[in-house]
Predicted 3D model of a 467-nucleotide part of an RNA (small-subunit ribosomal RNA, 3' major domain) from an uncultured bacterium. It was read from a public genome assembly. The coordinates come from a structure-prediction model, not an experiment, and the mean pLDDT is 82. Its Rfam family is "Bacterial small subunit ribosomal RNA".
Context: one part of a larger RNA
RNA sequence: AGACGGGGAUCCGCACAAGCGGUGGAGCGUCUGGUUUAAUUCGACGAUAAGCGUGGAACCUCACCAAGACUUGACAUCUCUUGACAAUCCUGGAAACAGGACUUUCCUGAGCAAUCAGGACAAGAUGACAGGUGCUGCAUGGUUGUCGUCAGCUCGUGCUGUGAAGUGUUCCGUUCAGUCGGGUAACGAGCGCAACCCUCGCCGUGUGUUGUAUUUUUCACACGGGACUGCCCUCGUAAGAGGGAGGAAGGCGGGGAUGACGUCAAAUCAGCAUGGCCCUUAUGUCUUGGGCUACACAGGCGCUACAAUGGCCACCACAAAGGGUUGCCAACUCGCGAGAGGGAGCCAAUCCCGCAAAAAGUGGUCAUAGUUCGGAUUGGAGGCUGAAAUUCGCCUCCAUGAAGUCGGAAUCGCUAGUAAUCGUGGAUCAGCCACGCCACGGUGAAUAUGUUCCCGGAUCUUGUACU
Numbered sequence: 001a002g003a004c005g006g007g008g009a010u011c012c013g014c015a016c017a018a019g020c021g022g023u024g025g026a027g028c029g030u031c032u033g034g035u036u037u038a039a040u041u042c043g044a045c046g047a048u049a050a051g052c053g054u055g056g057a058a059c060c061u062c063a064c065c066a067a068g069a070c071u072u073g074a075c076a077u078c079u080c081u082u083g084a085c086a087a088u089c090c091u092g093g094a095a096a097c098a099g100g101a102c103u104u105u106c107c108u109g110a111g112c113a114a115u116c117a118g119g120a121c122a123a124g125a126u127g128a129c130a131g132g133u134g135c136u137g138c139a140u141g142g143u144u145g146u147c148g149u150c151a152g153c154u155c156g157u158g159c160u161g162u163g164a165a166g167u168g169u170u171c172c173g174u175u176c177a178g179u180c181g182g183g184u185a186a187c188g189a190g191c192g193c194a195a196c197c198c199u200c201g202c203c204g205u206g207u208g209u210u211g212u213a214u215u216u217u218u219c220a221c222a223c224g225g226g227a228c229u230g231c232c233c234u235c236g237u238a239a240g241a242g243g244g245a246g247g248a249a250g251g252c253g254g255g256g257a258u259g260a261c262g263u264c265a266a267a268u269c270a271g272c273a274u275g276g277c278c279c280u281u282a283u284g285u286c287u288u289g290g291g292c293u294a295c296a297c298a299g300g301c302g303c304u305a306c307a308a309u310g311g312c313c314a315c316c317a318c319a320a321a322g323g324g325u326u327g328c329c330a331a332c333u334c335g336c337g338a339g340a341g342g343g344a345g346c347c348a349a350u351c352c353c354g355c356a357a358a359a360a361g362u363g364g365u366c367a368u369a370g371u372u373c374g375g376a377u378u379g380g381a382g383g384c385u386g387a388a389a390u391u392c393g394c395c396u397c398c399a400u401g402a403a404g405u406c407g408g409a410a411u412c413g414c415u416a417g418u419a420a421u422c423g424u425g426g427a428u429c430a431g432c433c434a435c436g437c438c439a440c441g442g443u444g445a446a447u448a449u450g451u452u453c454c455c456g457g458a459u460c461u462u463g464u465a466c467u
Base pairs, nucleotide, nucleotide: 001467002466003464004463005462007461008460009459010458011457012456013455015451016450019414020413021412022411023410026304027303028302029301030300031299032298033297034295035294042053043052064290065289066288067287068286069285070284073129077128078127079125080124081123082122083121088101089100090099091098092097106119107118108117109116110115131279132278134277135276136275140273141272142268143267144266145264147262152191153190154189155188156187157186158167159166160165171182172181173180197256198255199254200253202225203224204223205222206221207220208219228250231244232243233242234241235240306407310366311365312364313363314362315361322353323352324351327346328345332341333340334339373404378399379398380397381396382395383394384393420443421442422441423440424439425438426437
């Protein structure tokens, strides 16, 4: 100087408390451990692994396994030789591929022509080489998580100290903040904080097609204005604090982006790049099939419920934000339905997804029951995507109707348009195991005016046999 303390003081945070809703019990989905397996590819492991890499495992993906094949190779550059290449058919085969038949003779320049030179592509030969999701994240770059959006981390000069070092950065107030003020052997400065950026909320101006029946509006886009403790009162030396007026908005207006010096030899050689090591008729490459989807069990995260603030039936309103040409797909017709036929419009403020929201509202029914709750599981019949749904897809209809009556110890989230609850869209994507993720709006609470305690953190101080 740090680190640590079941030392002290001060302060903060959904940290506790006060509340609301969950998880832990059930069924299912998904990930992980374990076990099994020819293989169940690999990584990630408290917080900071476990709906994570994966933002789409039937083939492909694919790295794993079995079997069948290839060896300058599936891919790149160079050298030499030959020739257009390809396509089609036959035989063998699961295919890859092997053998055979048939067919074809590229482009540019020079030249009457033969031919020569160059180029593209293909085949063959030779080796230099290719190739490796093989190992090492404890050799690395880059990127990321975390403490933590916590308020800290440092430097120059000066001063103090034999020195390590200290001071500044401590103190008194104040703030979300090392924010600002006062004081001060310190005076200044840098990285952080804040502001500058985006978005939402108010107003003005301009522009209106595809939006609006029309309009001073609404809406859309662009550019400006607006909030600064500016004004008033109280307290205070000040910084500032409390209250008030005006205002769409008030003291950081809400949200986002933004993550200091560093910590964890944290994560990633499988996104990429890369040193070293290793493989080179195989640890490379191709193909078919299987596996990653196994299942006595254990854990994480979710979905659906256990019902009457509800289920079912009928009627009936009100969004936002997105996506669409190998695409979105209207009207109309058929089908109980999934869907099929159909083909208008739209490269989209125009047309479509979708004259679709759901919860809400109105009326009816059910009466506390394993039920008109709940929907697992199973049988049958179909639809769709795709060469192909057996291992292993989604959806529909009929039948079947399991566990479950609110969950032990324990534990999680959330302070306002939040929690809770209700639907909608998108990426990936042929299809989809999405109940996931990322976004969007609708309805819309309760509680906290406290800091003793639990957890994490900050500053000062104290002890230490630790560094």